RNA sequence: UUCCCCGUGCGGCAACAUCAUUUGAACCUCCCCAGGGCCGGAAGGCAGCAAGGAUAAGGAUGCUCUGUUGGGUGUGCGGGGAAUCU
Numbered sequence: 001u002u003c004c005c006c007g008u009g010c011g012g013c014a015a016c017a018u019c020a021u022u023u024g025a026a027c028c029u030c031c032c033c034a035g036g037g038c039c040g041g042a043a044g045g046c047a048g049c050a051a052g053g054a055u056a057a058g059g060a061u062g063c064u065c066u067g068u069u070g071g072g073u074g075u076g077c078g079g080g081g082a083a084u085c086u
Base pairs, nucleotide, nucleotide: 001083002082003081004080005079006078007077008076009075010074011073013070014069015068016067017066019062020061021060022059023058029054030053031052037046038045039044
């Protein structure tokens, strides 16, 4: 000086997760419950389907932030080994 191995730091690539948006339950979630039903002499009350709304599990999109993992990734540092030169 060159090469190889191990460890380690920092970037970068890929994947996953998180996060954001959106979607999302006939019933086994909630809210509100038209109609109708039940109780009542009545006033009212009760349960509650459809519809509507909010969301759960899940789906789609986005890598912007964050985290994890991986490599025939790029570099720095430390240790070890080999060869060559002076």
Molecule: Bacterial small signal recognition particle RNA
Organism: Mobiluncus sp.